[in-house]
């Protein structure tokens, strides 16, 4: 010098937005477990569970320099040679002593405690060590070993005898030592040995250990609130080494507790570890302090230390040995085994190191420790090569078929040898000697790319994509969620990413989570302010001075172990890891100062608060009494049939007189108008006058008092309605209840009745949306404009203050919404509550309650939401304003009848298939007798009825026609015509036809919810949008809304908008008027012919007309209205007047609308068939039912007669004319026409007679005979015609439908497809009206606005019983257990007392005992164990409660819109539910009116 350092978010409620709010996930860590994989080394680490049970070995012994024996082995002597005695060092053996066995090592039951940490104290102890000072002197009895006898199975004793000490006893000494009345009194020892020494004894002292006392700190639970009799405290005494109720006597009544006592439950504390930026949270494995235990529970001995882990006694439960008579034991020491468990190692080596016990030492003991084993348990290194190398190999995969990936990746070619392997050599731990580890570390050499990579993951979060397989299946998911035939989500593959000797996953913790908020949230409406006052603790509090120093601050000093954590070095080749020094350990204590705040003591003051005086307003409280109206109900008159209710009725009351009406009387209840967002109260609340009592407030003024105040856990005391008790009233209204009605059903809503109760009295209950969903105080911070009460100032008008109560609005705030001096701004004090939704304000438990019940108040379990605010839709049985044949006026129909036609339905071999509210249903079908035709039956065919592509014959192919079988397709068998083009002259080219063979054709087979086209509807409705700007946190808005107007979002004005765009109109086609241009087939005014009288003809283009161009109408012009605008009304002029009529034209978009059977198409099925061919035969059926039509019921007709008037179109396989036949359909002949020329072609209604109101001269169904056309064919199955027959129907219920002028309504013509067939359909003209006052109602649309709990969007969302299935849980009669507490009783061993007639060796003795001990006896106390009660907790539990979840389940339809009775709270009742109903309340109701109030002019 250092020892500072810096904090990330993301997914997930919605159509979208913000915001609250869980949930989820990226991070880091582990004594871990698991599945897959595995080369090596350091370095650490390894029963978290059963303090369960333990075989076997070892884990404390050591001293001969304390004693005595015995035994070896040497030496020496004697020997009777058997041996025996001395000795002497060495062993051995056990005994007696002595130290040590209290350390070391393990575990972590227990313990909420002076156990732990910290940091203080005084009343103790302390073996070994250390220093010091004095001493070690004399004497005794005894006993093990040991001999001997004996008992016992053993284990282990008994008797007798001997024997020694550093065993033991006793006397002397006592500087100091104890004890004391202060006169005295009492206490010691040991020796060993050759010196030397190492011992003992007593005192002091240190050390270094242990014991006691004391603040503080660290844990959850009040659904545990009272605990305590040795309990608090004193005196005395016993007792500990020592203070002390430690004991124990007596005296006192006393300690402890909301700052949580006591009780449960759960847990060894700590340095520290984990994570966090920190502050915290969690956690307490190694290492290290302490503490606590030893099989369980008591017990004490010894001992300096114990109440002793390998010691003793005794209970006890277990295991083992026994000869049944007794015995033995305690791995939570270090390996080990079993057993439990997802899990956790070797029955190893060594005292070599480091310390430990012994010992003079020598040396001996150490499972402390040191090493080794085993395991990826972690933590740190290192390796599996490296360089070149494109034919971009093979092969995999992928494809747009080209290619692209895997990929310089491999092979190939040139190195290199770290690790592992071999050989060899060789340190340090060892200071002189001693090495288990171990021939280890390391160092030399050798050989070969060689022995060495795997795991998860690729929908977002989160980096990494594709193909196939599967088809809501199989799985898959941390969460959002994936999967129902084109899966980046599942299962394989290539590919690709992350980490790598390791990858994942599970479990646990901290982070992210500001989701417990001290750092650092919050309570209007999201979860959350107590229903409201007083007030106790307590927090917390004006102004000044002094003085204190308890908190504050500052600085010294002690302590804060080591170890970890940071810092700078430094050892292991580096790094984990080791180590040195430092810094820190944010603390605690003691002392010093300092005096600003706060405390605290004393003094003072006046603004906070009080208080006095005068004044004021008030539905503030009690109590008494006193009034009108009005409802009922009696009486009593008048009256006469209805009253009464309702949508509409009915119960109901009335002719025994009702309902009206008159007058009286009875009672009970509320008190209209004033009346007001007006006052009053702490809230609930409070309304007729009158008194009497009584609380609070405001306001002016004062010369009082002198901070006396604010808040306020418990606690009091009030506390709508409804409920409760007693006794009272009881008019009216009214829960249950009854009956009347709606109803599908009415336990309602509605009616008519009517009990509880609503009133008074006392007395409980104590809860409401108790709401300003906003605790209470205080101080600061723009205005405006009202009200109420009191002052001042003013002539008035008004102005100003103080207090209350209101509206709008500024800064600030807020998620918005809003709040805004009556805060929800800025700011301070207190208290209350909140922590995701459901389960639940619910069960258990305690309180209170007469009871309903009220308060306090959880768990399992389940779900990713569940909620606030606002936004765009969309909806409403919400509200304004507009528009449409949408209603209304009004014509004409359906809907009833035959009959056509299409559809269900049913039949059937098939009745092919599609269409389905409007927007299917005379639709696909502009035409089903074959054919179409997709459908049945039968019978045929297999590269096919059609495409291409190859081979191989063969050059025509076709046409036309006979015959033979066949139902025909199809087979045979013949005739007749005819013998392809091009050419380079090659069967070469094309082309056509047979054969064969394989690709393949076919498919009206599925899916129209894969799809293109295309179409249909809202809807010719007037709307959809977008740029840039503003506004808003943003979804969004604005613009587009707004005032007027219009068929229009058409325009005019206005405006935070200014512009554009798609739509609207216009441009388009057509009808109407006119010009011009043209004139055949059209026309015919004017000439002329001609007489067939018809523009025929010549001729003409003026008329119509035909078919090009032009014009023409713009609200252009006048007047009125309107803002002078746009525009709207009239008028004028004109063929048409306010888009002139009509047509095409169809915005973003919506319905998975329609079509896969027009068509084209993915992606599935079928391939001698689901293709393809042919007959039949079906789509035409027929108890019924819908739609759409034609024709009708007649006289506005019907029949016969007449014989005027049109336009559109068609025409050669056509139209067909005249002309004949036929009664008629029609038939023969066949001019003219390819059409302004011809033909279809007659138009009909029209008119005039006749019928005269009938089932008819209406009406034409049906059936009968006979016919005509068309076709190959008319039977099933066409159409027409004649005669004949003559059905229902007489105008059509509910209920419906089209149409506003050349229109409806009638009236007939043509067309298209078609061989034939239409009441259909699509054109076309003719005749030709009624009516619209108007927008309240239906219906559909547009615009604004307003409510939503809807967003698939009202065909929406959702409640609740019942019914099944699963989970969890309360209640149960009880049973089974644990712990606890309180009485008793039994007491082991034991200390401690007493007694001790039995025994007893040291000492004294007069020899007699004594002094002292012991056995034994007693008594207290006590474990364990029995009785009896009682507490708390767990398990089990027949039954039985309600809760959660599932699933297309049943009934209803409570709630969201006014949700179809507004909804919701509290209480009562009643009811299958959901809810209904009474009484009070809330707005968190919608509408439409009045009142008031702002705002702007």
């Nucleotide at each position: 010098a250092a020892a500072c350092a810096u904090g990330a978010g993301a997914g997930u409620u919605u159509g979208a937005u913000c915001c609250u709010g869980g949930c989820u996930c990226a991070g880091a860590a582990c004594g871990a477990a698991c599945g897959c994989u595995g080369g090596c080394g350091g370095c650490a680490g390894g029963c978290c569970u059963a303090a369960c049970a333990c075989a076997u070995g070892c884990a404390a012994g050591u001293c001969g320099a304390a004693c005595g024996a015995g035994g070896u082995g040497c030496u020496u002597u004697c020997u009777u040679c058997g041996g025996a005695a001395a000795g002497u060092u060495a062993c051995c053996u056990a005994g007696u002593g002595g130290c040590g066995g209290a350390c070391g090592g393990g575990u972590g039951c227990g313990u909420a405690a002076c156990a732990c940490g910290u940091g203080g104290g005084a009343a103790u102890c302390u073996a070994c060590c250390u220093u010091a000072u004095a001493g070690u002197g004399g004497g005794g009895a005894a006993u093990a070993a040991c001999u001997u006898c004996u008992g016992g199975a053993a284990a282990c004793g008994g008797g007798a005898g001997c024997u020694a000490a550093u065993a033991c006893c006793c006397c002397a000494u006592a500087c100091g030592c104890c004890c004391u009345u202060c006169g005295g009194g009492g206490g010691a020892a040991a020796g060993a040995u050759u010196u030397a020494u190492c011992g003992c004894u007593a005192u002091a002292a240190g050390a270094u250990g242990a014991g006691c006392c004391c603040g503080c700190g660290g844990u959850g639970g009040a659904u545990u609130a009272g605990g305590u009799a040795g309990u608090u405290g004193g005196u005395g005494a016993g007792g500990u080494a020592a203070a002390g109720g430690c004991u124990c006597a007596c005296c006192a009544a006393g300690c402890c507790g909301a700052u949580g006592a006591u009780c449960c439950a759960u847990a060894g504390c700590u340095g520290g570890u984990u994570u966090g930026a920190g502050a915290g949270a969690a956690u307490g494995a190694c290492c290290a302090g302490c503490c606590a235990c030893a099989c369980u529970g008591g017990g004490a001995c010894u001992g300096a230390g114990a109440c002793a882990c390998g010691g003793c006694c005794c209970a006890g439960a277990c295991u083992c040995c026994u000869a049944c008579g007794g015995g033995a034991g305690g791995c939570a020491g270090c390996a080990g085994u079993g057993g439990g468990g997802a899990a956790u190692c070797u029955u190893a080596g060594a005292c070599a190191a480091u310390g430990g016990g012994g010992g003079c030492a020598a040396c001996c003991c150490u499972g402390a420790u040191c090493u080794a084993g085993c395991c990826a348990u972690g933590c740190c290194g290192c390796g599996u090569g490296a360089g070149u190398g494109a034919a971009g190999a093979a092969g995999g995969c992928c494809u747009u078929a080209g290619g692209g990936u895997u990929g310089u990746a491999a092979a190939g070619c040139u190195c290199u040898u770290u690790c592992a392997c071999c050989u060899g050599u060789g340190a340090g731990g060892a200071u002189a000697a001693u090495g288990a580890c171990a021939g280890u570390a390391g160092c030399a050499g050798g050989a070969u790319a060689a022995g060495a990579a795997g795991g998860a993951c690729c929908g977002g979060c989160u980096a990494a994509c594709u193909c196939c397989g599967u088809g809501c299946c199989a799985g898959c998911a941390g969460c959002c969620g994936c999967g129902g035939u084109a899966a980046g989500a599942c299962g394989g593959a290539g590919g690709g990413u992350c980490c790598u000797a390791g990858c994942g996953u599970u479990g646990u913790u901290c982070g992210g989570a500001a989701u417990a908020a001290c750092u650092g949230g919050g309570c209007g409406u999201a979860a959350a302010g107590g229903g409201u006052a007083c007030g106790u603790a307590g927090g917390c509090g004006g102004u000044u001075u002094u003085g204190u120093a308890a908190g504050u601050u500052a600085g010294a000093u002690g302590u804060g172990a080591a170890a970890u954590c940071c810092c700078a070095g430094g050892g292991c080749u580096c790094a984990a890891c080791c180590u040195u020094g430092g810094a820190a350990c944010u603390g605690c204590a003691u002392u010093u100062a300092a005096a600003a705040c706060u405390g605290c003591a004393a003094a003072a003051c006046u603004u906070g608060a009080g208080a006095u005086c005068g004044g004021a307003a008030g539905a503030g409280g009690a109590a008494a009494g006193c009034g009108g109206a009005a409802u009922u109900u009696c009486u009593a008159g008048u009256g006469u049939a209805g009253a009464g209710g309702u949508g509409a009725a009915a119960u109901u009351c009335g002719u025994a007189g009702a309902u009206a009406u008159u007058a009286g009387a009875a009672g009970g209840a509320a008190c209209a108008u004033c009346a007001g967002a007006g006052g009053c109260g702490a809230a609930g609340g409070c309304g007729g006058c009158u008194u009497u009592c009584u609380g609070g407030u405001c306001c002016g003024a004062u010369a009082c008092u002198g901070a006396c105040g604010c808040u306020g856990a418990g606690g009091u005391a009030c506390g709508a309605a409804a409920g409760c008790g007693u006794g009272g009233g009881g008019a009216g209204c009214a829960a249950a209840c009854a009956g009347g009605a709606u109803u599908a059903g009415a336990u309602a809503c509605c009616c008519u009745g009517g009990u509880a109760g609503u009133c008074c009295a006392c007395g409980c209950c104590c809860u409401a949306a108790a709401c300003g969903a906003u605790g209470a105080g205080a101080g600061c911070u723009a205005a405006a404009c009202g009200u109420c009460g009191g002052g001042u100032c003013u002539u008035a008008g008004g102005a100003u203050u103080c207090g209350g109560u209101g509206u709008u609005g500024g800064a600030g705030c807020u998620a918005a919404c809003g709040c805004a001096u009556u805060a929800a701004g800025c700011u301070c004090u207190c208290c209350g509550c909140c922590u995701g939704g459901g389960g639940a304000g619910u069960a258990c438990g305690g309180u209170c309650g007469c009871a309903a019940g009220a308060u306090u108040a959880a768990a399992a379990c389940u779900c990713a939401a569940a909620g606030g605010a606002a936004u765009u839709g969309a909806c409403g049985g919400g509200g304004g304003c507009c528009c449409g044949c949408a209603c209304a006026a009004g014509u004409g129909g359906u809907g009833g009848a035959g009959c056509a036609u299409g559809u269900g339905g049913u039949u059937u071999a098939a009745u092919u298939c599609g269409a389905a509210g409007c927007a299917a249903c005379g639709c696909g079908c502009a035409g089903a007798a074959c054919c179409u035709u997709a459908c049945c039956a039968a019978c045929c065919c297999u590269u096919g009825a059609c495409a291409u592509a190859g081979a191989u014959a063969u050059c025509g192919c076709a046409g036309a026609u006979g015959c033979c079988g066949g139902a025909g397709a199809c087979g045979g068998c013949g005739u007749c015509c005819u013998u392809c083009a091009g050419u380079u002259c090659g069967g070469c080219u094309g082309g056509a036809u047979a054969u064969c063979a394989u690709a393949c054709a076919g498919g009206u087979g599925c899916u129209g919810c894969a799809u293109g086209g295309c179409u249909g509807u809202c809807g010719u409705c007037a709307g959809c949008u977008c740029g840039u700007g503003u506004c808003g946190u943003g979804a969004g808005a604005u613009g587009u809304u707004g005032g007027g107007u219009u068929a229009a979002g058409u325009c005019c004005c206005g405006c935070a908008a200014c512009g554009a765009g798609c739509g609207c109109a216009a441009c388009c086609c057509u009808c109407g008027u006119c010009u011009u241009u043209a004139g055949u087939u059209a026309c015919c005014a004017u000439c002329a012919g001609g007489u067939u009288u018809g523009g025929c003809u010549g001729g003409g283009u003026a008329c119509u007309c035909u078919a090009g161009a032009g014009a023409g109408a713009c609200u252009g012009c006048c007047g009125g209205u309107g803002a002078u605008a746009a525009a709207c009304c009239g008028g004028a002029g004109g063929a048409a007047g306010g888009u002139g009529g009509g047509g095409a034209u169809g915005a973003c978009g919506u319905c998975a609308a329609g079509u896969c059977c027009u068509c084209a198409u993915g992606g599935c099925c079928c391939u001698u068939a689901u293709g393809g061919g042919u007959u039949g035969g079906g789509c035409u059926a027929c108890a019924c039912a819908c739609g759409u039509g034609c024709u009708a019921c007649a006289a506005u007709g019907g029949c016969g007669g007449u014989g005027a008037c049109a336009g559109u179109g068609a025409g050669c396989a056509g139209c067909g004319a005249c002309g004949g036949g036929g009664c008629g359909a029609c038939c023969c002949c066949g001019a003219g026409c390819u059409a302004a020329u011809c033909u279809c072609c007659a138009a009909a209604a029209g008119c005039c007679g006749u019928c005269u109101c009938a089932g008819u001269u209406c009406g034409g169904a049906u059936u009968g005979c006979a016919c005509u056309c068309u076709g190959c064919a008319a039977c099933u199955c066409g159409a027409g015609u004649g005669c004949a027959u003559g059905a229902a129907g007489u105008u059509g219920g509910a209920a419906u439908c089209a149409c506003u002028a050349g229109u409806a309504a009638u009236c007939g013509u043509a067309g298209a497809a078609c061989a034939g067939c239409a009441u259909g359909c699509u054109a076309c003209g003719g005749u030709g009206a009624a009516u619209a006052c108007g927008u309240u109602c239906u219906c559909g649309g547009g615009c604004c606005u307003u409510g939503u709990a809807c967003a698939c969007a009202c065909c929406g969302c959702c409640c609740g019983u019942c019914a099944u299935a699963c989970c969890a849980u309360g209640g149960g009669a009880g049973u089974u257990g644990a712990u606890c507490c309180u009485a008793c009783u039994c007491u082991a061993a034991g200390c401690c007392g007493g007694u001790g007639a039995g025994c007893c060796a040291a000492c004294c003795u007069u020899c007699g005992g004594g002094a002292g001990g012991c056995a034994g006896c007693c008594g207290a106390c006590c474990a364990c164990a029995g009785u009896g009660g009682g507490g708390u907790u767990a398990g089990c539990g027949a039954c039985u409660g309600g809760g959660g979840u599932a699933a297309a389940g049943u009934c209803g339809u409570a709630a969201c819109a006014a949700g179809g009775u507004a909804g919701c709270c509290g209480u009562a009742g009643g009811g299958g539910a959901a809810c209904c109903u009474g009484c009070g309340g809330c707005u968190g109701g919608a509408u439409c009116a009045c009142c008031u109030c702002c705002u702007u002019u």
A computed fold for a 1497-nucleotide RNA from an Alphaproteobacteria bacterium, annotated as small-subunit ribosomal RNA. The RNAcentral record of the sequence draws on ENA and SILVA. Its Rfam family is "Bacterial small subunit ribosomal RNA". The prediction has a mean pLDDT of 84.